The RNA shown here (Bacterial RNase P class A) has 319 nucleotides and comes from Ramlibacter sp. It matches the Rfam family "Bacterial RNase P class A". Gene Ontology terms of the family: dimeric ribonuclease P complex, tRNA processing and ribonuclease P activity. Rfam describes the family as follows. Ribonuclease P (RNase P) is a ubiquitous endoribonuclease, found in archaea, bacteria and eukarya as well as chloroplasts and mitochondria. It is recorded under the gene name rnpB. The model forms 94% of the base pairs in the Rfam consensus. The sequence is in RNAcentral, with records from ENA.
RNA sequence: GAAGCCCGCCAGACCGCCGCUGGUGCAAGUGCCGAAAGGCCGCACUGGAGGAACGUCCGGACUGCACAGGGCAGCGUAGCAGGUAACACCUGUCCACCGUGAGGUGAGGAUCAGAGCAACAGAGACGAGCCGGUUCAGUCCGGGUGAAACGGGCAAUCUCUACGCGCAGCAAUACCAAGUAGGCCAGCGUUGACGUGUGUCCCGCGGAGCUGGCGGGUAGGUAGCAUCGAGCCGUGGGGGCGACCCCCGGCCCAGAGGAAUGGCGGUCACGCCCGGGCAACCGGGCGAACAGGAUCCGGCGUACCGGCGGACUUCACAC
Numbered sequence: 001g002a003a004g005c006c007c008g009c010c011a012g013a014c015c016g017c018c019g020c021u022g023g024u025g026c027a028a029g030u031g032c033c034g035a036a037a038g039g040c041c042g043c044a045c046u047g048g049a050g051g052a053a054c055g056u057c058c059g060g061a062c063u064g065c066a067c068a069g070g071g072c073a074g075c076g077u078a079g080c081a082g083g084u085a086a087c088a089c090c091u092g093u094c095c096a097c098c099g100u101g102a103g104g105u106g107a108g109g110a111u112c113a114g115a116g117c118a119a120c121a122g123a124g125a126c127g128a129g130c131c132g133g134u135u136c137a138g139u140c141c142g143g144g145u146g147a148a149a150c151g152g153g154c155a156a157u158c159u160c161u162a163c164g165c166g167c168a169g170c171a172a173u174a175c176c177a178a179g180u181a182g183g184c185c186a187g188c189g190u191u192g193a194c195g196u197g198u199g200u201c202c203c204g205c206g207g208a209g210c211u212g213g214c215g216g217g218u219a220g221g222u223a224g225c226a227u228c229g230a231g232c233c234g235u236g237g238g239g240g241c242g243a244c245c246c247c248c249g250g251c252c253c254a255g256a257g258g259a260a261u262g263g264c265g266g267u268c269a270c271g272c273c274c275g276g277g278c279a280a281c282c283g284g285g286c287g288a289a290c291a292g293g294a295u296c297c298g299g300c301g302u303a304c305c306g307g308c309g310g311a312c313u314u315c316a317c318a319c
Base pairs, nucleotide, nucleotide: 001315002314003313004312006310007309008308009307010306012268013267014266015265016264017263018262020048021047022046023045024044025043026042029041031040032039033038050290054301055300057299058298059297060296061295062169063168064167065166074165075164076163077162078161079093080092081091082090083089094108095106096105097104098103109160110159114158115157116154117153126151130143131142132141133140173223174222175221176220183214184213185212186211187210188209194206195205196204197203229252231251232250233249234248236247237246238245239244270287271286272285273284274283275282276281
């Protein structure tokens, strides 16, 4: 210098104006919406997407239901040792395969319990027979083909072994709670309640229900829901090869419910192209990915313009 391999990081920055949304504080009206429950409206300060927020594939937290114990069935996992709340994840290591190598990949327990399976070729393909030679004796040796032939192989075919797993999911679940219909209880009612004839009395007509209470459910609302945890940060200390663990210090970091995180302008930085210049550079134009919370975490997988840093390998050259 070229090619490669592994790991880590970034994902434009700042300013101005106009908006959206969570929280806190202040203020507030006989305010607005609603039957209620509850929600909304002002000002100030402050928080406001990601490395994958994605797929929803694994594992958990949480919640409801079920549940004495054991077995069967079903589903899952599979070298060994460790990490973790847990895992199918991660780390270390052995073995196998790929690579010159750094390194990568692996559904990697068992075929001396049982069943099943093998294209073409071949006499014969799963169970011992067949052919030739040989021997006291199916006693021993050989058999073109084929991946496998007179013995074996395949468990990503069933099976066996060991271990794990109750079922559903935040549209979980808890609380508040209309209207209508239905349920229960009480009172009144064909000796006419009640309705109607514009208010009242009489009267007329209709007439078997009417009134009150209770309780369950629905619409709707609130919580769950994000200030205290499997939390984040640190050129901090210690242990471990490592995954990771234990201390110390600091921090509080989105929380909506058709669902906010945006728009415009400017300056700078980055990449590409064009023009000028010996060059440093100058001018102009274009570009900036994948994608986006919806109960919350830990993983895995997938997508991604481009850039930065570090360790290592192979080849070439120079000393």